[in-house]
RNA sequence: GCCGGUGUAGCUCAAUCGGCAGAGCAGCUGAUUUGUAAUCAGCAGGUUGCAGGUUCAAUUCCCGUCACCGGCU
Numbered sequence: 001g002c003c004g005g006u007g008u009a010g011c012u013c014a015a016u017c018g019g020c021a022g023a024g025c026a027g028c029u030g031a032u033u034u035g036u037a038a039u040c041a042g043c044a045g046g047u048u049g050c051a052g053g054u055u056c057a058a059u060u061c062c063c064g065u066c067a068c069c070g071g072c073u
Stems, first nucleotide, its partner, number of pairs: 001072007010025004019056001027043005049065002052062002
């Protein structure tokens, strides 16, 4: 230099031919308990790496860019 992959909640990951952004763990509150743990119920947590384009509508399609991983030279 060229090619490919990954980037979504604090962490690990879902979300298909574009149509309400979700789960588990962690966190908070409550119940239970003599108390803790465990268990149960509930709550909160997101500029979907960044910036543009297409579209009524983009995590998804297109362009650029950044970080990381792999391959080729």
Notes: Predicted 3D model of a 73-nucleotide RNA (transfer RNA) from an uncultured Clostridia bacterium. Its Rfam family is "tRNA". Gene Ontology term of the family: triplet codon-amino acid adaptor activity. By type it is a transfer RNA. Model confidence (mean pLDDT): 81 of 100. The sequence was found in a public genome assembly.